Small-subunit ribosomal RNA from an uncultured bacterium, 1398 nucleotides, folded computationally.
[in-house]
RNA sequence: GAGUUUGAUCUUGGCUCAGGAUGAACGCUGGCUACAGGCUUAACACAUGCAAGUCGAGGGGAAACGGCAUUGAGUGCUUGCACUGAAUGGACGUCGACCGGCGCACGGGUGAGUAAUGCGUAUCCAACCUUCCCGUUACUGCGGGAUAACCUGCCGAAAGGCAGACUAAUACCGCAUGUUCUUCGAUGACGGCAUCAGAUUCGAAGCAAAGAUCCGUCGGUAACGGAGGGGGAUGCGUCUGAUUAGCUAGUUGGCGGGGCGACGGCCCACCAAGGCGACGAUCAGUAGGGGUUCUGAGAGGAAGGUCCCCCACAUUGGAACUGAGACACGGUCCAAACUCCUACGGGAGGCAGCAGUGAGGAAUAUUGGUCAAUGGGCGGAAGCCUGAACCAGCCAAGUAGCGUGCAGGAGGACGGCCCUACGGGUUGUAAACUGCCUUUAUGCGGGGAUAAAGUGAGGGACGCGUCCCUUUUUGCAGGUACCGCAUGAAUAAGGACCGGCUAAUUCCGUGCCAGCAGCCGCGGUAAUACGGAAGGUCCGGGCGUUAUCCGGAUUUAUUGGGUUUAAAGGGAGCGUAGGCCGGGGAUUAAGUGUGUUGUGAAAUGUAGGCGCCCAACGUCUGACUUGCAGCGCAUACUGGUUCCCUUGAGUACGCGCAACGCCGGCGGAAUUCGUCGUGUAGCGGUGAAAUGCUUAGAUAUGACGAAGAACCCCGAUUGCGAAGGCAGCCGGCGGGAGCGCAACUGACGCUGAAGCUCGAAGGUGCGGGUAUCGAACAGGAUUAGAUACCCUGGUAGUCCGCACGGUAAACGAUGGAUGCCCGCUGUCGGCGCCUUGCGCCGGCGGCCAAGCGAAAGCGUUAAGUAUCCCACCUGGGGAGUACGCCGGCAACGGUGAAACUCAAAGGAAUUGACGGGGGCCCGCACAAGCGGAGGAACAUGUGGUUUAAUUCGAUGAUACGCGAGGAACCUUACCCGGGCUUGAAUCGCAGGAGAACGAUACAGAGAUGUUGAGGUCCUUCGGGACUCCUGCGAAGGUGCUGCAUGGUUGUCGUCAGCUCGUGCCGUGAGGUGUCGGGUUAAGUCCCGCAACGAGCGCAACCCUUGUCCCGUGUUGCCAGCACGUUGUGGUGGGGACUCGCGGGAGACUGCCGGGGUCAACUCGGAGGAAGGUGGGGAUGACGUCAAAUCAUCAUGCCCCUUAUGUCUUGGGCUUCACGCAUGCUACAAUGGCCGGUACAGAGGGCUGCGAUACCGUGAGGUGGAGCGAAUCCCUUAAAGCCGGUCUCAGUUCGGAUCGGUGUCUGCAACUCGACACCGUGAAGUUGGAGUCACUAGUAAUCGCAGAUCAGCAACGCUGCGGUGAAUACGUUCUCAGGCCUUGCACACACCGCCCGUC
Repeated sequence: GAGUUUGAUCUUGGCUCAGGAUGAACGCUGGCUACAGGCUUAACACAUGCAAGUCGAGGGGAAACGGCAUUGAGUGCUUGCACUGAAUGGACGUCGACCGGCGCACGGGUGAGUAAUGCGUAUCCAACCUUCCCGUUACUGCGGGAUAACCUGCCGAAAGGCAGACUAAUACCGCAUGUUCUUCGAUGACGGCAUCAGAUUCGAAGCAAAGAUCCGUCGGUAACGGAGGGGGAUGCGUCUGAUUAGCUAGUUGGCGGGGCGACGGCCCACCAAGGCGACGAUCAGUAGGGGUUCUGAGAGGAAGGUCCCCCACAUUGGAACUGAGACACGGUCCAAACUCCUACGGGAGGCAGCAGUGAGGAAUAUUGGUCAAUGGGCGGAAGCCUGAACCAGCCAAGUAGCGUGCAGGAGGACGGCCCUACGGGUUGUAAACUGCCUUUAUGCGGGGAUAAAGUGAGGGACGCGUCCCUUUUUGCAGGUACCGCAUGAAUAAGGACCGGCUAAUUCCGUGCCAGCAGCCGCGGUAAUACGGAAGGUCCGGGCGUUAUCCGGAUUUAUUGGGUUUAAAGGGAGCGUAGGCCGGGGAUUAAGUGUGUUGUGAAAUGUAGGCGCCCAACGUCUGACUUGCAGCGCAUACUGGUUCCCUUGAGUACGCGCAACGCCGGCGGAAUUCGUCGUGUAGCGGUGAAAUGCUUAGAUAUGACGAAGAACCCCGAUUGCGAAGGCAGCCGGCGGGAGCGCAACUGACGCUGAAGCUCGAAGGUGCGGGUAUCGAACAGGAUUAGAUACCCUGGUAGUCCGCACGGUAAACGAUGGAUGCCCGCUGUCGGCGCCUUGCGCCGGCGGCCAAGCGAAAGCGUUAAGUAUCCCACCUGGGGAGUACGCCGGCAACGGUGAAACUCAAAGGAAUUGACGGGGGCCCGCACAAGCGGAGGAACAUGUGGUUUAAUUCGAUGAUACGCGAGGAACCUUACCCGGGCUUGAAUCGCAGGAGAACGAUACAGAGAUGUUGAGGUCCUUCGGGACUCCUGCGAAGGUGCUGCAUGGUUGUCGUCAGCUCGUGCCGUGAGGUGUCGGGUUAAGUCCCGCAACGAGCGCAACCCUUGUCCCGUGUUGCCAGCACGUUGUGGUGGGGACUCGCGGGAGACUGCCGGGGUCAACUCGGAGGAAGGUGGGGAUGACGUCAAAUCAUCAUGCCCCUUAUGUCUUGGGCUUCACGCAUGCUACAAUGGCCGGUACAGAGGGCUGCGAUACCGUGAGGUGGAGCGAAUCCCUUAAAGCCGGUCUCAGUUCGGAUCGGUGUCUGCAACUCGACACCGUGAAGUUGGAGUCACUAGUAAUCGCAGAUCAGCAACGCUGCGGUGAAUACGUUCUCAGGCCUUGCACACACCGCCCGUC
């Protein structure tokens, strides 16, 4: 810096990522070189080999080897040689074992222990030691006795041991000398006031030595000094835990001793009672420390592998010996565990040395070479030893370097089929091909490279033990590095990733499966997130993953955080330690600053240079090493000491103030109880009731009495108190702040861990008291239940005294103190003045500037600005839980975790949605009415059921007389059976055949197949049209996905809303505008207003209807004129009227009056056919429901291709115990039936409507005038009106069902049509809960027409007219909606979220 809490926002806050690092491990891959690295685990156990020896110039010696000499033997072979083996000879080179010296305490390993006997740093030792080395001085005389080895013997399995005898020394011992040294005695200089300190000198006592030799020398002894090494002491620093708070008996100190190299309770006797500890003792856990390493801007944080220093350890524990040095890794002794040997008696061993083995583990190498170099031990030296060291081997385990080629090369090849819109694109200059180079590779050759200086010998110089020169010799790695030649691109590229963070995308497969995942999260059929591929990105001999550390994380905040509401102020006060502290002067110099000195090892890091071809790496020089200590200087600030001051603080005095505390007394009202009276049937209680009380007299009411508790009004964001808290009145005692004054003290102050005290309500103990109220409990209700809410009772308690407890949303959710910083306003206490008021001080409140704050808000009573002190916080849950401890009589309180789990949990604000929140307002929403459906029968649709199939879709509102405006076949998509396969339909190309077409007959259920009379097209003669067959190319699918889509549609809703630009406000989401006051059907309009405008909606423009006018006048009309008829606009004619068509007018709150903000508007009125959008229609904003439709159509993807396509017979979509929805007909008299009679509108008609006429009871038939229609027809409208009849009944209501007979359509009415007539005459007597439509030409009621259609299941749908109501007080309630506001833990938005029980 980013991701992640939300619809979005700001903030708090956690989680996660990008970076760097590693002694790493794992996965895939792997050419070379250099440098560095390599058991982090079992301080587990170890086979085998090696890792410490050396000196013969200390010694006695001679086991082995060699030379030499001698002796004798053999061979070659010859008289002297050679060879072989044997014996003798320590005279020689040398040398096993032994005595002796030095070394073995170094080097090498490991990190178990250790929180300080450690480490780091600084200082000190007059309180100490020191082999070897260096310097100085002195000495090195004379003796003695042993003992290993060797030899002999013995014991033992072995390891080993014992005895006897012999012998040497630089082994051991004695004596002497003794510069010095040590001790004692004397002396007592310099210094010091003195105790003291002790130079110097003298005396006494004590203590030394080793020889070897090549003659150069090397040693030995004593003492002093040096160097280096070691020992000891002190200051400071050095992990976590207080759920470890007290620890300590040699403990702390003293005196005197012992011991030690030395100091010291190190040890001992005695004496004293100390010592350590909240500045964290003791205890527990963890851990070797440092230089340094990693990270980080730094401050810090984490780590301590390799290298260097220190420490500790050597199987575990203990102990000493030797020695200069050890309490000793490859020494000794003891104990323990383990392993091995054993003759069972007893012995041996210690890889945390180098290799190596087993084990453990995710994991870590060769039983290599050499002492050539560096270093170490011994030696005079040569030299010997050295798993120290130097090299090599193994391992991508790290860092650095090099390479796997370079240049050209486009028909942008083939291929991959990877993508595709099928045109192409991409891989990709990549390849092929051409030219070039040769690091590397392979082969051959050169190269005794540097690292070498030394040693031996010779020579030279000088400071006499060092340097230089010549020569000789020594190399593990190694014939390596390096160089030359030849060959030829020849020998060499992968890993991870591609949803965001985070650079890089497409296809296929899969289908919440398989899987991915660091966080958020992907996957449920179009996955850039899984798996594969293609392409791309990043890094590259590596790339990823895992683990760990730092960073990011200002997420423990010193630098650099916070605490009103996010986690976080202790309930309050007093006060100890501690921290902090007013003004002036003087002094000091601890802090502080500065200069300088010492130290801060080297390595590391860093700057510059140099060396390996470069780099890594190495090396040299410098600065650094921020630290500690010493010595100076400075003195502002802080501190110490001291002298002053008065403003902080306190005291005195005066004045009033208050529900401040404690104690005592007093008062009235109310409540309950008691007694008496009055009085009678209920009272009480609730939403409604009941339990309860009451005729034994309640409730109510009057009087008197008793008891306990609480104090009405005043009373108020009033007062007091530290908080909790405090309220009738009076008195006493105690405390407090304020104001005034300026007498006194002179910083006496602030805060406050521990500690102490106070601390509401409830609770506990003891003793009182008990009127009311009232946990528990009982009863009554409520309820599904009701261990609750409501009611009736009622114990503890509530009250008092004493004691305990110690918690609260103990809140201003805001610790205390002090200073500073604009104002306005109210009030309480006190004071002043020039007193309706203006000021001062101290409180309690309200509103605001600046500022602060995430915002809300705070704002002189800060949450502003500063200083000081205390308390507290560090993601949510687990959990204020568990354990431990402390307190408590108990209840419980205080302190206070972890495992595990989540990616959030929160705060404030925003927009919505929601609320059995509020306000305002609408709608047939309710109400007021009218008529229905829900009951019956039937029709239709649907669910269910059934079926071979009952094709599919629609499913709350917004599916269900819906798609379908018309399923007998067809339709048809479904089922059974039978056929076809470029296909049933259309087009193109090629080839062949034939006109096309086909009556008839046969088979068949048909499709279809066979038969084939007949027929003989046009032509420019090339051919063409048409049909059939074959082949090719396009097919076809009512198969899936409406959750991939277009289009169309439903619904909210014809509701009044939905937005934008600019400006303004807000960190932002967002707000404002669109809000407020009015008004409207309306975000309609007006006024106001940080808004001003605009858009989509509203309205209007469109159609229709209602009035009038103009034009026109047939098929329409007929007033006037004429003719004619039984009659009729029938005819001439006419345009007046009706009507049709076209065009206009009219309505705009225009006019008057009232109200209203001089408004919008509203109410009333006039005129008018119509009045306030006149009625109706069309018109549907942003959006919601992943709403409906892939089966109208179109369409992506997927699927089928002799079938999921297509043709066809038959069947099914019409099933039927049932449920539901929409309708029709009814249940009758406002009616049914019969007869007579009147009045529409809108439509339709040539495969049609079909008149008059005739036949039939009728459906209908015969027949055909007229009409492609303002002409003819459908077409008699019906209700109505007039007259008659029926008389309340299952009927003269109702018509289902069934029987019979017909008519019509049609290829065909069996499944499965409609209609007519005769007969039959079911249910049904007005319909439960609940429910639907409708506000006027509406409901209701009556008929008519049309589409579809051969016919029709139409009672449906769409239209048309006739007759023609009732009611609306009103907005409390139901439903739906709009605006404002409020709450919210909802945002998939209350059909939400979420808690508990089972």